[in-house]
RNA sequence: AGCCGGUUAGCUCAAUUGGCAGAGCGCUUCUCUUACAAGGAAGAGGCCACAGGUUCAAUUCCUGUACCGGCUA
Numbered sequence: 001a002g003c004c005g006g007u008u009a010g011c012u013c014a015a016u017u018g019g020c021a022g023a024g025c026g027c028u029u030c031u032c033u034u035a036c037a038a039g040g041a042a043g044a045g046g047c048c049a050c051a052g053g054u055u056c057a058a059u060u061c062c063u064g065u066a067c068c069g070g071c072u073a
Stems, first nucleotide, its partner, number of pairs: 001072007010025004019056001027043005049065005
């Protein structure tokens, strides 16, 4: 320098062939307990890496940029 893959909740990761964004763990409250843990119930938390484009509508499609990993030279 070129090519490929990845970037989604605090962490680890799903998701749709464009139409309201989810799980596990963690966190908060309640319950249970003498108390803690485990268990049970409820809840909070995301401008889906950034910018632009296409579209009635974009996390999803296209382009560029940034970062991470890999391959080639």
Source information
A computed fold for a 73-nucleotide RNA from a Planctomycetota bacterium, annotated as transfer RNA. The same sequence occurs in records of 2 taxa. Model confidence (mean pLDDT): 80 of 100.